Predicted 3D model of a 470-nucleotide part of an RNA (small-subunit ribosomal RNA, 3' major domain) from an uncultured bacterium. The full RNA is in RNAcentral, with records from ENA, Greengenes and SILVA.
[in-house]
Context: one part of a larger RNA
RNA sequence: UGACGGGGACCCGCACAAGCGGUGGAGCAUGUGGUUUAAUUCGAAGCAACGCGAAGAACCUUACCUGGUCUUGACAUCCCGAUGACGAGUGAGCAAAGUCACUUUCCCUUCGGGGCAUUGGAGACAGGUGGUGCAUGGUUGUCGUCAGCUCGUGUCGUGAGAUGUCGGCUUAAGUGCCAUAACGAGCGCAACCCCCGCGGGCAGUUGCUAACAGGUUAAGCUGAGGACUCUGCCCGGACUGCCGGCGCAAGCCGCGAGGAAGGCGGGGAUGACGUCAAAUCAGCACGGCCCUUACGUCCGGGGCGACACACGUGUUACAAUGGGCGGUACAGCGGGAAGCCAGGCGGCGACGCCGAGCGGAACCCGAAAGCCGUUCUCAGUUCGGAUCGGAGUCUGCAACCCGACUCCGUGAAGCUGGAAUCACUAGUAAUCGCGAAUCAGAAUGUCGCGGUGAAUACGUUCCCGGGUCU
Numbered sequence: 001u002g003a004c005g006g007g008g009a010c011c012c013g014c015a016c017a018a019g020c021g022g023u024g025g026a027g028c029a030u031g032u033g034g035u036u037u038a039a040u041u042c043g044a045a046g047c048a049a050c051g052c053g054a055a056g057a058a059c060c061u062u063a064c065c066u067g068g069u070c071u072u073g074a075c076a077u078c079c080c081g082a083u084g085a086c087g088a089g090u091g092a093g094c095a096a097a098g099u100c101a102c103u104u105u106c107c108c109u110u111c112g113g114g115g116c117a118u119u120g121g122a123g124a125c126a127g128g129u130g131g132u133g134c135a136u137g138g139u140u141g142u143c144g145u146c147a148g149c150u151c152g153u154g155u156c157g158u159g160a161g162a163u164g165u166c167g168g169c170u171u172a173a174g175u176g177c178c179a180u181a182a183c184g185a186g187c188g189c190a191a192c193c194c195c196c197g198c199g200g201g202c203a204g205u206u207g208c209u210a211a212c213a214g215g216u217u218a219a220g221c222u223g224a225g226g227a228c229u230c231u232g233c234c235c236g237g238a239c240u241g242c243c244g245g246c247g248c249a250a251g252c253c254g255c256g257a258g259g260a261a262g263g264c265g266g267g268g269a270u271g272a273c274g275u276c277a278a279a280u281c282a283g284c285a286c287g288g289c290c291c292u293u294a295c296g297u298c299c300g301g302g303g304c305g306a307c308a309c310a311c312g313u314g315u316u317a318c319a320a321u322g323g324g325c326g327g328u329a330c331a332g333c334g335g336g337a338a339g340c341c342a343g344g345c346g347g348c349g350a351c352g353c354c355g356a357g358c359g360g361a362a363c364c365c366g367a368a369a370g371c372c373g374u375u376c377u378c379a380g381u382u383c384g385g386a387u388c389g390g391a392g393u394c395u396g397c398a399a400c401c402c403g404a405c406u407c408c409g410u411g412a413a414g415c416u417g418g419a420a421u422c423a424c425u426a427g428u429a430a431u432c433g434c435g436a437a438u439c440a441g442a443a444u445g446u447c448g449c450g451g452u453g454a455a456u457a458c459g460u461u462c463c464c465g466g467g468u469c470u
Stems, first nucleotide, its partner, number of pairs: 007470007015460002019424001021422003026316008034307002042053002064302005070296001073125001077124002079121006087104006106115003127291002130289001132287001136285002138280003141276001143274001148187006154163003167178003193268004198236007208225002212223003239262001242256001243254004318417001322376007334365003339358002343354004383414001388409007430452007
């Protein structure tokens, strides 16, 4: 000077408390450990690994195993020779890859050759998801969106260093005010940026429809209109500006005014100096090390999907605030051409056939909880849907290992979950569905979107983390 203390003082945070819903028990999904295996590729490891890298493992991916190939190589540059192509087709053998044989077949030219491509040869080299994240770059997590971290000059101290940055008040904030051997400044804070909430101007098509006219079974359907809604660009608007109280001031208080919004209006982006030899050599790059007829490369098949167990994260339930059936209403974000698919027909259905529109404010994908009616009456049930049997649909070269979906049948555990533990303070939790990325197909995951919509916070003694002074 720091760090630490079951030292002190002050102050914060869903940290506790007050509430609400979960997890821990069951079934299943998924990740991990372990075990198994020819292989079950590798990494991630308290918080901050474990629905993580992976926004999607049937082949491919793929790095693993087994078997079959190639050796200047699957890929790049250079030299020499040959060929005229490359490619395509046929045949032999074949699991494929690789191998062998046959047919067809370039361009420019000063005719010397050149270009391009394939192939053969020689080696320089290629190649390596081989090791080292404790050699590194870059990127990322975390403390933490916590309010801190520093510098110049001056002053103090022999010096390390201190001061400033402390103290009082205040703030979400090292935010500001006052005080002051300090005076200033930088990186952070805040603001500038984006979205939402109010209004205005401009602009009206594919959006809208108040007035006028036409028109329909119905209808902005048509003329027309820019008023309204909306769309999308630019402005305005909030600043403790005004009033009252307290205060030296900064600021605080008010069920004050006005206002769509009030004291940071809500959300996002934005992450200081640094910490953890934190993570990543398997995104990429890169030093030195290692392999070089193999630790490289291609292919068939298998594995990454195993299963006595154990843990994490989810999902579905255990029911009546519910389940089934019938009727009926209302979104937003988005996506669409090898696509989204209206409508019609067939099928109980997944889906199939026909087929209009739309590269889309025009066409298509489009709600569920809700509401109305009815049934079930507390039961392992008309709860719950695992598992299994059978029959199918779709994608794809191919669904045995190992896809999703549909129909019929089957109908397991489960009666609210021990110790313990997690999230959340408002349009939040809870609950309900919808969309997208990846993607041929394959979400209970992820990222978004809207619908319905709570309870509680006395307080800071205690647990955890953090800040300032001592």